Notes:
This is a predicted structure of a 71-nucleotide RNA (transfer RNA) from a Candidatus Azambacteria bacterium. It matches the Rfam family "tRNA". The family's RNA type in Rfam is transfer RNA. The coordinates come from a structure-prediction model, not an experiment, and the mean pLDDT is 81. It was read from a public genome assembly.
RNA sequence: GCGGGUAUUGUUUAGUGGUAGGACAUCUCGUUGCCAACGAGAAGGUGGCGGUUCGAUUCCGCCUACCCGCA
Numbered sequence: 001g002c003g004g005g006u007a008u009u010g011u012u013u014a015g016u017g018g019u020a021g022g023a024c025a026u027c028u029c030g031u032u033g034c035c036a037a038c039g040a041g042a043a044g045g046u047g048g049c050g051g052u053u054c055g056a057u058u059c060c061g062c063c064u065a066c067c068c069g070c071a
Stems, first nucleotide, its partner, number of pairs: 001070007010024004018054001026042005047063005
């Protein structure tokens, strides 16, 4: 330099063109003499810029970061 792949909350991981879900962690409440455990609840997320569309996390292009291959 060329080609390919991946990007979702603090971590990890699903998902599909029509309100984004699970696990762990965090916070609150309950239970307990206290802690732990358990139960209930809450907060927090689609890498960036454009395009297509009534509607984009999803489809398309470019950029960025990382990974793989070729040279």